[in-house]
């Protein structure tokens, strides 16, 4: 430090996740050991049961219980407060402290600085006291009531309990004279004394003041969450006097007076929460949290109160109200784990009813001592960190098993084994520190005193005192001995192979895997990570510069208010003095401690303890410093504005008034159509329109000028006159001093279209209606029309209110338009030039920008202020609140759901987008199909089987160049199982031929003949039969696992590289442009320059001559028979070698003088001369596992193999391709002529004879330029039919026969004799062809025993038309859009159905909070009261003072009564949203998306 993910790819916005660190965690699998920490985060829910707060006999009266000692008594018991102790009790002082929790609380907390009007028990220091005397009470006896708690009545008693009295260092009051106010003793020694009790001392108390220290009340500033869909709060509410209250200051509280008081710098409300030192996280800034440990506040069943007392309104106390448990004798009581343990509950979760006060600390006490679930320890949990172990060395036959594999090996893998050490820790013996220091006695010293007592204090010695503990630790023996897991292995992210499974099961953090070869599930074997742990959940911070303070944006991604005026604020122009608030230095205080870090130290090392530093980046307080920036004082002109001359303009408003055109009405001319469209209708029109003349009303808009011209702040503004007005801009001067800029809230303008109320209404025109168009057409199209469109007043307040660009100011290269004004120079006065200035464009440097762009009218460089953005959808929705007359408008969420959405710009493809350009693509033509009957193929159907592939063009006379059996793969039957085929092993044997019998044959059984072949004598080679496994064998399956091979766009002209160049890049350039061709053919241009694959040419045929060579082929001369038959010739034709020929070379035109095109000349032939092979880079998961080969899966007495019979030939039908027709350009008959290129020994077959024929017989010639298939046919001649279902067709059927073939029923071909169907030129639609083409005619060939309408060839005869590219289809090349990229067979919208979610309204229903009204008022404090009652002080006495009770007043908890406001949750319906595999209806968007 980043990586994944939107795209075909790119770049960039942005969201979503992921890798770290962390944690009081929790769950899965595992789990030796120690040490350190740590452990109800939820129910502040209720609790059984122990224990958590006492102590003090040195304050007191005493003596329930124990031990003792005395007395009494034989004992057994009594008795005795005499010791040591001590229940209960009175008193002291402690329960306010530790310990718990975190409900409230957002400010009576807390944090940091401060401050004045105060308290303090206990300690501490100084002063003064500490006299002297009352009366009661508890215990306790003794009665009573009550289940119990508990109470009451009498009598006895003591204090460091109470109370008076003195005295007052001093302290309070004060009218400055004065008044008031205190106290307690106990204990140790020693003297006296019967005692009591007195003195002296010591020593712990008491009492008053005054000071400390320590904790504590209080005030005052900062700081301290989220919500404005909380905007106004406030009557003790701000302040004042007076008084009361308090420990104190104060509306703290009461009376009266004033009317303050807080609030956008966020009051009130609501919601959430203990704060804080710190924690975690980060690079800091920040964020998030606030468990252990600490400070601090708050609470103690809920809720109110106050007593005691320094201190509380009190967790283990009181009273009272509640709600809950519990005892009860129903009358009445008791109780508060948020302490420590532990229980139920609740949850995903959080531990022993443990010891012991040995240490530390607390409380009591003089003290021992006693009490502390504070605490120290231990138990329990891998809940954290931390350390250690599960062993080390060696050791390749690279064992054995597993895996895997290309079968060779690979890898688990030095791992293990085997040999050699070793013994930590865990077990077991044996040892063993330090936690311990005191008090305690005794010895000396010191103080105190009279004192050698006592007591403090120090010194030396001695006694003791451990929960932890079977402790750390040391060490003995034994013996590798007891101790290794959990994830994960597509990418991100280290690490990969097999199986099994089949979009199933399942995974998954996010891309995403699984639909038969899954490195993505599952299991395994490898491997990586981490390790006593590891994964996984969940939460934080970070990565997130992804709320940007360090650090972001906002023209097109999300983001500039629709425009102005201004307020508050926020910022400010030169130049000077002050001041010193910001700002900056320096001191000083303080920022607790513990934590963080550094330096050391202590545990074997760590974690941990622990010392001391440093930081604690912050607040005060003080002392300087003066640039800047604030304040304040006086000044200044440049910002701003005033004033005066001019200048342009559709700026505003209002009143007038013009002419064209449209409609309407009336007159006239005048007739049958008008008018509308794509084409039509509706509608007008013989009642007389349209057209056209004249005249009239009315209303709305203002052609031409008119122009990226003008003016306004925007919306916006357009005839012309007037009048009212606001603004800008110019020039020159003069004043004023900063008056400026921005602008939250506010206020004002503000398009159309709609709202009100009254007018107007000529055109247009939502709604509506009629007519078309369509499948429908609630629409585009037409015809008509009402609001509306116009006026007036007056709401609305929104627009793609757009420059998708906030205002203002500065600075930063230039050109060239144009509108306003100003100089200057010119000039023909109307003109230009140059320059300044203030509008508005257009190109462009630099800079920016993801690019597209923007560029002095910035989106460039900076300042200053405001507004807005933070993924997409839900949603600009809902609810609230404000506005509105409504319609809406404004402010504005969430639950939910997705990985995206989303700019720009790239290459493609497409487009009812353009250009240009080609093809029998379409025109112009000839001929066809589609109508019938037959051939044929395919679907369908149907069968036991009609095997099997081809299926839009690129299937369908396809594979199949030949299905009676074979073929054959299908079905039935019957049989075989190492097999019909192939290697390899033993054995045996020649193979092998004939027959006969059963069978459908397959096979199976018998009989017979006959013993090979080569040789180096060893054998070997082929064959054959058995047997046995290894294996064979499959046209079974995947052509979506392949290889090969073919079709197809397409013989289209395109595909592409390498270098350099341009882009951030994806890519571009070259290949685009001008011309040119068939052609990316060439030419020229050009940041490109070359070059490959294609194209052309090279090859094969056909035209022409020419040379060579003439059999089997020729014959022009010679002969010769008359048959190129023969001799002969080599000219010719022809055959088959070779070679010439065509190249836009030549001439003329066009073109840029090029390419090239045109025309002609010569040629056999002319612009590629005709054909044909050749088929670029890709595209279609295009065909083919039944040609071949192949990977996988399946099979294996069968999916293999034989046979025999049957199917592939069925047939209501539909569809391709075809022959044959339908006739007279023709059918019959009879005469007659002329190819080409084939094939041929299992063959082609000749002459001859037979047969009407098919054919038979017959057997010459031929291994082919020789023979022969082999009569070419239309053609021509000559008759004849005479337009008819025919003398056309020729189908189906009888008869009878050749042929081939083992065998023609299924299911062959062909003769003949007879029969004589449909058909009279075929609808919608559809095809092939441009020249020796099409049409026609016939001939030959592969396939083959036989079968040809089919294919594959060969001649023979031989047209028509082509204006042209508008159109249909196909293609190529440039450009434009684009929300397509499995690419228009594309993407995708809305209603409707059904399933699911969350949500909004909804008559209401229920709780929770909470306002203000009012009701009532428990305990209480306080005040009042004289109904009762009363020991201490007075007072002789009467009473008096005070005090208690009751009583009444004020305030208040809980409760209640009626009404409101919030919030949740619930609710019949019912409302939009989501999400969902293929629904249903349509086609609203993207292409000009078919109406932009």
């Nucleotide at each position: 430090a980043g990586a994944g993910u939107u795209u075909g790819a790119u770049c960039c916005u942005g969201g979503c996740u992921c890798a770290g660190a962390u944690u009081g965690a929790a769950c899965g699998c595992u789990g030796g050991c120690g040490g350190c920490a740590u452990g109800c985060c939820u129910a502040a829910c209720a609790c059984a049961u122990g224990c958590a707060a006492g102590u003090c006999g040195a304050a007191c009266g005493g003596u329930a219980a124990c031990a003792g000692g005395c007395c009494c008594g034989c004992a057994a018991g009594g008795g005795u407060g005499c010791u040591g102790a001590c229940g209960a009790g009175u008193g002291g002082c402690g329960g306010a402290c530790g310990g718990g929790u975190g409900c409230g609380u957002a400010a009576u907390a807390c944090g940091u600085a401060g401050g004045a009007a105060c308290g303090u028990g206990c300690c501490c220091u100084a002063c003064a006291g500490u006299g002297g005397g009352g009366g009661a009470u508890a215990a306790c006896c003794c009665g009573g009531a009550g289940a119990a708690a508990u109470c009451c009545g009498a009598g006895c008693u003591a204090a460091u309990a109470c109370c008076g009295c003195a005295u007052a260092u001093c302290c309070u009051c004060u009218a400055u004279g004065g008044a008031g106010g205190a106290a307690a003793g106990g204990g140790g020694g020693g003297u006296c004394g019967c005692a009591a009790g007195a003195c002296c001392u010591c020593u712990c108390g008491c009492u008053g003041u005054a000071g400390g220290a320590u904790c504590g009340g209080c005030c005052u500033a900062c700081g301290c969450c989220c919500g404005a869909u909380u905007a106004g709060c406030u009557a003790g509410u701000u302040g004042g006097u007076a008084g009361g209250g308090u420990a104190a200051a104060g509306g703290c509280c009461u009376a009266c007076c004033a009317a303050g008081g807080c609030g956008a710098c966020g009051a009130u409300c609501g919601g959430u929460a203990g704060c804080u030192g710190g924690u975690c996280u980060g690079a800091g800034a920040g964020g998030a949290c606030g468990a252990u440990c600490a400070g601090c506040c708050a609470c103690a069943c809920u809720g109110g109160g106050a007593c005691u007392g320094a201190g509380a309104c009190a967790c283990g106390g009181c009273c009272c109200a509640g709600a809950c448990u519990c005892c009860u004798a129903c009358g009445g009581g008791a109780g508060g784990c948020a302490g420590c343990a532990g229980u139920g509950g609740g949850g995903a979760a959080u531990c022993u009813u443990g010891g012991a006060c040995a240490a530390u600390g607390g409380g009591g006490g003089a003290a021992a001592c006693c009490c502390u679930g504070a605490u120290c320890c231990a138990g329990c949990a891998a809940u954290g960190c931390c350390g250690c172990g599960u062993g080390g060395g060696u050791g390749a036959a690279g064992a054995a098993g597993g895996c895997c594999u290309u079968c060779g090996g690979g890898u688990u893998g030095u791992a293990a084994a085997g040999c050699c050490c070793u013994u930590u820790c865990a077990a077991u013996g044996g040892g063993g520190a330090a936690g311990a220091a005191a008090a305690g006695c005794u010895u000396c010293g010191u103080g105190c005193u009279a004192a050698u007592a006592u007591c403090a204090c120090g010194u030396a010695g001695u006694u003791u005192u451990g929960a932890c503990g079977u402790u750390a630790c040391c060490u003995a023996g034994a013996g590798a001995a007891g101790a290794a897991g959990c994830a994960a292995c597509g990418g991100c992210u280290a690490a990969c192979u097999c199986u099994g499974u089949g979009c199933c099961a399942g995974c998954a953090g996010c891309c995403g895997c699984g639909g038969u070869a899954a490195u993505a599930c599952a299991g395994a074997g490898g491997u990586u990570g981490c390790g006593a742990g590891c994964g996984u959940u969940a939460a934080u911070c970070g990565a997130a510069a992804u709320u940007a303070c360090u650090g972001g944006g906002c023209g097109u991604a999300a983001a500039g208010c629709g425009c102005g005026c201004g307020u508050a604020g926020g910022u400010g122009g030169c130049a000077a003095g002050u001041u010193a608030a910001g700002u900056c230095g320096g001191a000083u205080g303080u920022g607790a401690a513990a934590g963080c870090c550094c330096u050391g130290g202590g545990c074997u090392c760590a974690a941990c303890c622990u010392a001391g530093g440093a930081a604690u980046c912050g607040c005060a307080u003080u002392c300087g410093a003066u640039a800047c920036u604030g304040g304040c004082u006086a000044g200044c002109u440049c910002g701003a504005g005033u004033u005066u001359g001019g200048u342009a303009g559709a700026g505003g408003a209002g009143a007038g008034u013009g002419g064209a055109a449209u409609u309407c009405c009336c007159g006239g001319u005048g007739u049958a159509g008008c008018g509308g469209u794509g084409a039509a209708a509706u509608g007008c029109g013989u009642a007389g329109a349209u057209a056209u003349c004249g005249g009239g009303a009315g209303g709305a808009a203002c052609a031409c000028c008119a122009g990226u011209g003008g003016c306004g702040a925007a919306g916006g503004c357009g005839g012309c006159u007037c009048u009212c007005u606001g603004g800008a801009c110019u020039a020159a001067a003069a004043c004023u001093g900063a008056c400026a800029c921005u602008g939250a809230g506010g206020c004002g303008c503000g398009a159309c279209a709609g709202c009100g109320u009254g007018g107007g209404g000529a055109u247009c025109a939502a709604a509506c209606a009629g007519g078309a168009u369509u499948a429908g057409a609630u629409a585009c199209c037409c015809u008509g029309g009402u609001a509306g469109u116009c006026c007036a007043c007056g709401c609305c307040g929104u627009a793609a209110a757009c420059g998708a660009u906030g205002a203002g100011a500065a600075c930063u290269a230039g050109c060239c338009g144009u509108c306003g004004g100003g100089a200057a120079c010119u000039u023909u006065a109307a003109u230009g030039u140059u320059u300044u200035u203030g509008g508005u464009g257009g190109c462009g440097c630099a800079g920016c920008u993801a690019a597209c762009g923007c560029g002095a009218u910035a989106a460039g460089u900076u300042c200053u202020c405001c507004g807005c953005c933070u993924g997409g959808g839900g949603a600009g929705u809902a609810c609230g609140g404000c506005c509105g007359c409504a319609a809406g408008g404004u402010u504005a969420a969430a639950a939910c759901u997705c990985a995206a959405a989303g700019g720009a710009a790239u290459u493609g493809a497409c487009g009812g987008g353009g250009g240009c350009c080609c093809g029998c693509a379409c025109a112009a033509g000839c001929g066809g199909u589609g109508g019938a009957g037959c051939a044929u193929g395919u679907g369908g159907u149907u069968u036991a089987a009609u095997u099997c592939g081809a299926u839009g063009c690129a299937a369908c006379g396809c594979g199949a160049a030949a299905a009676a059996c074979c073929u054959u793969a299908c079905c039935u039957a019957c049989c075989c199982u190492u097999g019909a085929c192939a290697u390899c092993u033993g054995u045996g044997g020649a193979g092998c031929c004939u027959g006969c019998c059963a069978g459908a044959a397959a096979u199976g059984g018998c009989a017979g003949g006959g013993u090979g072949c080569c040789u180096u004598c060893g054998g070997g080679a082929a064959c054959c039969a058995c047997a046995a496994g290894a294996c064979a064998g499959g046209u079974g399956c995947u052509g979506c696992a392949u290889g090969g091979c073919u079709g197809u766009c397409g013989u289209c002209a395109g595909c592409u590289c390498g270098u350099g160049u341009c882009g951030u890049g994806a890519g571009a350039u070259g290949u685009u442009g001008g011309g040119u061709u068939a052609a990316g053919u060439c030419c020229c241009g050009c940041a490109a320059c070359g070059a490959g694959c294609g194209c052309a040419a090279c090859c094969c045929u056909u035209g022409u001559c020419c040379c060579u060579a003439g059999u089997u082929g020729c014959c022009a001369u010679c002969a010769u028979u008359c048959a190129g038959u023969u001799g002969g010739g080599a000219a010719c034709u022809c055959u088959a070698g070779g070679g010439a020929g065509a190249c836009c070379g030549c001439c003329g035109g066009u073109g840029a003088u090029a390419a090239a095109c045109c025309g002609g000349a010569g040629g056999a032939a002319g612009g590629u001369g005709g054909g044909g092979a050749u088929g670029a880079c890709g595209u279609c998961a295009a065909g083919u596992c039944a040609u071949c080969a192949u990977g996988g899966c399946c099979u294996u007495u069968a999916u293999g193999g034989g046979u025999a019979g049957g199917g592939c030939u069925a047939c209501g039908c539909a569809c391709g391709u075809g022959c044959u027709a339908c006739a007279a350009u023709g059918g019959c008959c009879g005469g007659u002529a002329c190819a080409g290129a084939g094939g041929g020994u299992u063959g082609c077959u000749a002459a001859c004879c037979c047969g009407c024929g098919a054919g038979g017989g017959g057997g010459c010639g031929c291994u082919a330029a020789u023979c022969c298939c082999a009569g070419a046919a239309a053609g021509c001649c000559g008759g004849u039919c005479g337009u008819a279902g025919u003398c056309c067709g020729g189908a189906u059927c009888g008869g009878a026969g050749u042929c081939u073939g083992c065998a023609a029923c299924u299911c062959g071909a062909c003769u003949c004799c007879g029969u004589g169907a449909a058909g009279u030129c075929g609808g919608a639609a559809u095809c092939g062809c441009u020249a020796g083409u099409a049409a026609u005619c016939g001939c030959g060939g592969a396939u083959c025993a036989g079968c040809a309408u089919g294919c594959c060839g060969c001649g023979g005869u031989g047209a028509a038309u082509a204006c042209g590219u508008u159109c249909c289809c196909g293609g190529g090349c440039c450009u434009u859009g684009u929300a397509c990229a499995c690419a228009c067979c594309g993407c995708c919208c809305g209603u409707c159905a059904c399933a699911c979610c969350a949500u909004g309204g909804g008559a209401g229903u229920u709780g929770g909070c909470u306002g203000g009204a009012c009701c009532a008022g428990a305990a209480g404090u306080c005040g009042g009261u004289a109904g009762c009652u009363u020991a201490a002080c007075c007072g002789c006495g009467a009473g008096g003072a005070g005090g208690g009770c009751g009583c009444c007043g004020c305030c208040c908890a809980c409760g209640g009564u009626a009404u409101g406001g919030u919030c949740a949750a619930u609710g019949a319906c019912u409302g939009g949203g989501g999400u969902g595999a293929a629904g249903u209806c349509g086609g609203a968007a993207c292409a000009a998306g078919g109406u932009a």
Predicted 3D model of a 1492-nucleotide RNA (small-subunit ribosomal RNA) from a metagenome. Rfam family: Bacterial small subunit ribosomal RNA. Its family is annotated with structural constituent of ribosome and ribosome in the Gene Ontology.